[in-house]
RNA sequence: UGGGUUAGCCGGGUGAUUGCGGCGAGAGACUUGUCUUUCGCUGAGGAAAGUCCGUACUCCAUAGAGCACGGUGCCGGGUAACGCCCGGACGGGGUAACCCGAUGGCAAGUGCAACAGAGAAGAGAUUGCGUUUCCCUUAUGGGAAGUGUGAGGGUGAAACGGUGCGGUAAGAGCGCACCAGCGCGGCUGGUAACAGUGGCGGCUAGGCAAACCCCACCGGGAGCAAGACCAAACAGAGGCUUAUAGGGCUGCUCGUCCUGGCUUCGGGUAGGUCGCGUGAGGGGUAUGGCAACAUACCUCCUAGACAGAUAAUCACACUAUGACAGAAUACGGCUUAUAGGCUAACCCACGCC
RNA sequence: GGGGAUGUAGCUCAGCGGGAGAGCACCGCCUUUGCAAGGCGGGGGUCAUGGGUUCGAAUCCCAUCAUCUCCACCA
Numbered sequence: 001u002g003g004g005u006u007a008g009c010c011g012g013g014u015g016a017u018u019g020c021g022g023c024g025a026g027a028g029a030c031u032u033g034u035c036u037u038u039c040g041c042u043g044a045g046g047a048a049a050g051u052c053c054g055u056a057c058u059c060c061a062u063a064g065a066g067c068a069c070g071g072u073g074c075c076g077g078g079u080a081a082c083g084c085c086c087g088g089a090c091g092g093g094g095u096a097a098c099c100c101g102a103u104g105g106c107a108a109g110u111g112c113a114a115c116a117g118a119g120a121a122g123a124g125a126u127u128g129c130g131u132u133u134c135c136c137u138u139a140u141g142g143g144a145a146g147u148g149u150g151a152g153g154g155u156g157a158a159a160c161g162g163u164g165c166g167g168u169a170a171g172a173g174c175g176c177a178c179c180a181g182c183g184c185g186g187c188u189g190g191u192a193a194c195a196g197u198g199g200c201g202g203c204u205a206g207g208c209a210a211a212c213c214c215c216a217c218c219g220g221g222a223g224c225a226a227g228a229c230c231a232a233a234c235a236g237a238g239g240c241u242u243a244u245a246g247g248g249c250u251g252c253u254c255g256u257c258c259u260g261g262c263u264u265c266g267g268g269u270a271g272g273u274c275g276c277g278u279g280a281g282g283g284g285u286a287u288g289g290c291a292a293c294a295u296a297c298c299u300c301c302u303a304g305a306c307a308g309a310u311a312a313u314c315a316c317a318c319u320a321u322g323a324c325a326g327a328a329u330a331c332g333g334c335u336u337a338u339a340g341g342c343u344a345a346c347c348c349a350c351g352c353c
Numbered sequence: 354g355g356g357g358a359u360g361u362a363g364c365u366c367a368g369c370g371g372g373a374g375a376g377c378a379c380c381g382c383c384u385u386u387g388c389a390a391g392g393c394g395g396g397g398g399u400c401a402u403g404g405g406u407u408c409g410a411a412u413c414c415c416a417u418c419a420u421c422u423c424c425a426c427c428a
Stems, first nucleotide, its partner, number of pairs: 001349010013316006020043011045324001049335002052333005057223004069219005074088005089103001090101004104214002109212002111208002127152001128149009161179006180204002182201003186197004227274004236265006245259005267427003281300008354424007363377004371408001379395005401417005
């Protein structure tokens, strides 16, 4: 200098004028709790989005436990909690910095594998390699029937360890050596996942669990249009209330009546207050920790609408028209969209000293 | 704002791990003087989009997009 990786940040600025929402104070009007007006303060995001997870909060249900159903899934830690985050292990990719991984179990059971192929899971015999009997043939050899074989060819995404030597009629873990994997039980390191090492066993066991399933852990349901209160208006009718809602008729049961609860159809309203913003909150310093994070102290808080406010015009510099995009109960995450710019660390290549 | 469902041919839908299909519509031929009906044949698909699991995905999983639908209070 060029290319790349990771982490973090900004994502429009300044001034003037006009306009809107909220809060506080003042003034005025009247129908006395509303409207108008003046001043001051204040007014969207990193994703406010998707609604994919986890919670708070509220109501309903609920003795406890289990089943069913759903979710998560290497190990350790963090957290209110999580499917999130941090650190590590293993596997894969990259020259590297570094990145990606739904990563428990198929040696518990069941199931699936189209087409091709002889055969698709304790399988198979097309061709081949051998051999027995019979027939033909001078011989070599050929044919038929049976039998051994899983080495070679071929099919497939996948064919029941690989290489070599021995062995055999031909062959084969049939035997042996080495390599790969698995199981069992040791030792060493590590909290653990796991890694290293040597021993025994020819044990060779295939793939799919984002197939059913098994194992471990977690989960009651609905959602602020939750829910609570006030006001206005209207018209009731049917069903249920057997794990007995209360009362009357009765000594009890059944039955029936009244009140209540749930629900379907129908009817009415389209108003107000609360929930509603100081919170698992932001920033700084110190300490502990590799880190996520925790603790202590100091400091700062600034949207809360209910047809829904944050905008418009002009000027200035910057390349310039500015990217994605607009809160609706709140918070922690994930995912998706995003013009342009800034900072730091690291890696690779080339050049110079 | 919150919940649920669905995207397959022009329209309505089936198919839920191995060949993309049915009815109507469209086109051509036969039949008819001609049209309709009928018969025969044919064309037409990014299975909404992207990624993953798998030998293999319309189908299973994840993300995104679009459409439809329900939810207030009183009594």
Predicted 3D model of RNase P RNA and transfer RNA as a complex of 428 nucleotides.
The coordinates come from a structure-prediction model, not an experiment, and the mean pLDDT is 80.
It holds a member of the Rfam family "Bacterial RNase P class A". Rfam classes the family as a ribozyme.